[in-house]
RNA sequence: GGGGUUGUCGUCCAACCAGGUUUAAGAUAGCUGGCUCCAAACCAGCCGAUCCAGGUUCAAAUCCUGGCAACCCCA
Numbered sequence: 001g002g003g004g005u006u007g008u009c010g011u012c013c014a015a016c017c018a019g020g021u022u023u024a025a026g027a028u029a030g031c032u033g034g035c036u037c038c039a040a041a042c043c044a045g046c047c048g049a050u051c052c053a054g055g056u057u058c059a060a061a062u063c064c065u066g067g068c069a070a071c072c073c074c075a
Stems, first nucleotide, its partner, number of pairs: 001074007010028003020058001030046005051067005
């Protein structure tokens, strides 16, 4: 330098191919309450995310373009 894959709550992971049903789902962590003599476990609730910028569209996490980052391959 060229090519490929990936990027979503603190962490892990769906939804992406095939745009709309969703208020972006679930687990875990955290917080509050219940339970308990106390704690753990358990139960209930709360909290919190689409890498960045543009484009297409009535509508974008999803499609297109550019950039950034990680990993892999070629040179």